RNAcentral holds the full RNA, with entries from SILVA. The part of an RNA shown here (small-subunit ribosomal RNA, 3' major domain) has 490 nucleotides and comes from Zhengitettix transpicula. Model confidence (mean pLDDT): 80 of 100.

[in-house]
Context: one part of a larger RNA
RNA sequence: AGGGUACCACCAGGAGUGGAGUCUGCGGCUUAAUUUGACUCAACACGGGAAAACUCACUAGGCCCGGACACCCGAAGGAUUGACAGAUUGAUAGCUCUUUCUUGAUUGGGUGUGUGGUGGUGCAUGGCCGUUCUUAGUUCGUGGAGCGAUUUGUCUGGUUAAUUCCGAUAACGAUCGAGACUCUAGCCUGCUAAAUAGUCGUCUGACAUCCUUCGUGCUGUCAGCGAUUACACUUCUUCUUAGAGGGACAGGCGGUUUCUAACCGCACGAGAUUGAGCAAUAAUAGGUCUGUGAUGCCCUUAGAUGUUCUGGGCCGCACGCGCGCUACACUGAAGGAAUCAGCGUGUCUUCCUAGGCCGAAAGGUCCGGGUAACCCGCUGAACCUCCUUCGUGCUAGGGAUUGGGGCUUGCAAUUUUUCCCCAUGAACGAGGAAUUCCCAGUAAGCGCGAGUCAUAAACUCGCGUUGAUUACGUCCCUGCCCUUUGUACA
Numbered sequence: 001a002g003g004g005u006a007c008c009a010c011c012a013g014g015a016g017u018g019g020a021g022u023c024u025g026c027g028g029c030u031u032a033a034u035u036u037g038a039c040u041c042a043a044c045a046c047g048g049g050a051a052a053a054c055u056c057a058c059u060a061g062g063c064c065c066g067g068a069c070a071c072c073c074g075a076a077g078g079a080u081u082g083a084c085a086g087a088u089u090g091a092u093a094g095c096u097c098u099u100u101c102u103u104g105a106u107u108g109g110g111u112g113u114g115u116g117g118u119g120g121u122g123c124a125u126g127g128c129c130g131u132u133c134u135u136a137g138u139u140c141g142u143g144g145a146g147c148g149a150u151u152u153g154u155c156u157g158g159u160u161a162a163u164u165c166c167g168a169u170a171a172c173g174a175u176c177g178a179g180a181c182u183c184u185a186g187c188c189u190g191c192u193a194a195a196u197a198g199u200c201g202u203c204u205g206a207c208a209u210c211c212u213u214c215g216u217g218c219u220g221u222c223a224g225c226g227a228u229u230a231c232a233c234u235u236c237u238u239c240u241u242a243g244a245g246g247g248a249c250a251g252g253c254g255g256u257u258u259c260u261a262a263c264c265g266c267a268c269g270a271g272a273u274u275g276a277g278c279a280a281u282a283a284u285a286g287g288u289c290u291g292u293g294a295u296g297c298c299c300u301u302a303g304a305u306g307u308u309c310u311g312g313g314c315c316g317c318a319c320g321c322g323c324g325c326u327a328c329a330c331u332g333a334a335g336g337a338a339u340c341a342g343c344g345u346g347u348c349u350u351c352c353u354a355g356g357c358c359g360a361a362a363g364g365u366c367c368g369g370g371u372a373a374c375c376c377g378c379u380g381a382a383c384c385u386c387c388u389u390c391g392u393g394c395u396a397g398g399g400a401u402u403g404g405g406g407c408u409u410g411c412a413a414u415u416u417u418u419c420c421c422c423a424u425g426a427a428c429g430a431g432g433a434a435u436u437c438c439c440a441g442u443a444a445g446c447g448c449g450a451g452u453c454a455u456a457a458a459c460u461c462g463c464g465u466u467g468a469u470u471a472c473g474u475c476c477c478u479g480c481c482c483u484u485u486g487u488a489c490a
C1' cells in the first nucleotide's frame, strides 16, 4: 500500500457502569498482627477466598514430641514415666518450684542421619490452568528453483464461518487443525413398555349446568373403588417418562454466476445457522511449591518455621480504584384477591419436611412421610392480572444509620452470625469526562434451585417466567489475519 475479518471494533440502538447509600475485592494508611498470591487485555464477588473457634499461613503467650534408625555413654544398687496439695498460671498444663509417692527398660544424654514444615525459590521443575487465538492456521515425503539459509507445494480469481470448496497450476501425494464427532434443544397419534406416570370404566358418592320429556337423562369438576394373585374384577399409551430408531441432505422450484463452487428468493416442512463441549503447530521465563504423601535445592528442626491449647487478627479507616445490590417513584408504593414454571436437592447421625397446637413474628412443640418419578411437592414462585387506597409533596418514593426488646445456630455471638418486632427515617429528583456488555426466546425485568453452609447470598453456577428497540452492514476508531513493498538482522 492492497485485500479480508470481529458487538472482547464501529455504525443503528437497548441495558447500563461512572454520581448517591450500601456490600465486596485491591491499594494506601494504621496496627503486636491487620498472613499471603495475582497488577493492561491475560490482577482487583479471582485463589472455588461468604475467615467468630477450627480453617490459619499473621500476632501475644503456654504445653507436647508425633526426634524413625544406627553407634557410643549411662543404667535394674533403677534409664525413665506419671501425680494430690500449696505456690505459680488464662487454665483442674506436675509447665516450673516445694514436698514426697508412683512407674519399671517403653525411655534418658551425646553424635550421625532422618522426619515434619500453608518456610523460600513458579527465574530449578512436573502436572494442571490461563493467554497469544476463536481466528485458520501447521507440517512432512518425493520432485522443481537456489552455492546456501531458504522457497515452491501453502496460489492471480470466484466462493465459504473455515488453507471451505471450485478452479488455476512445477508440483504430486499426504499429517494435525477446521469440518465430521459428543452432549443438549426442538419433531415422531410409528416400535418397546410402565400401581414410582397417566388415561379409561358396566361402578359408588358429592357439587354445578341444561331441558318438550324431570329420569338409573346429558355435560363438567372433585373424592373413592377396580393389583399385591393360581382366576378373570379394567382398557390403552395421546399426554408423562426413556430406550432403540427415524428425520435435513441446501433435497425441490425460480433467479445470479465460467452455467463450477456457491449465494439469494419461494414452497413443503417440527427444524433450511439451537446452544455448548472437544480443539492443531509454535510459544510465554503468564499463574500455581498455599491442591496433592508430585518435587530438586536452600532454610529450619526441641527456646521449632513441627504440632497443639488460650486469646487477638485477616473485618481496623482522613483517602483512591474495580465487580455488584438497592434506589431516585404513578409503566409506581401499600393492602386484599386470583392465577401459572423448570433445573436441582434431601437422614445413620440429625437432612428435606407435610399436618395439628402455641406464639405478633422469628420460632417452639407433638405426631407422621421420605435413602425419593413414591414423601416434602400439583414445588399453587415472583414479575404479570383484577379490585381498593394514595396523588405528585425528599411524599405512603427510598431504607442507610442508630436505640430498645425477642428467638435461633454454636463450647463461645462483645468488634452487634443470621433472623424477627417496635421506633428512628440519611443521601438519592436519572448521574461530568470516560467506559462495559449485547442481535432472538437474545438484552432487560422477575423469581427459584444448587455450591459455600453448625449458623448463611448483595457472589458464582444453573433453571424457568414475562419479553422489546435496533443491525443483518462497514473498515471510520480499536484490534486480528493474509499478500506485496521498504528497512533492520536482535
Stems, first nucleotide, its partner, number of pairs: 001483006009474002013438005020326003024322004028317002036047002058312005064306001069112005079106001082101002085098003116300002119298003125294001127288003130284003137176001139174004143152003155167001157166002181277003187246002191243004197237002200226002203224006210217001252266005328431001332390006346375001351370003355366004397428001402423005444466008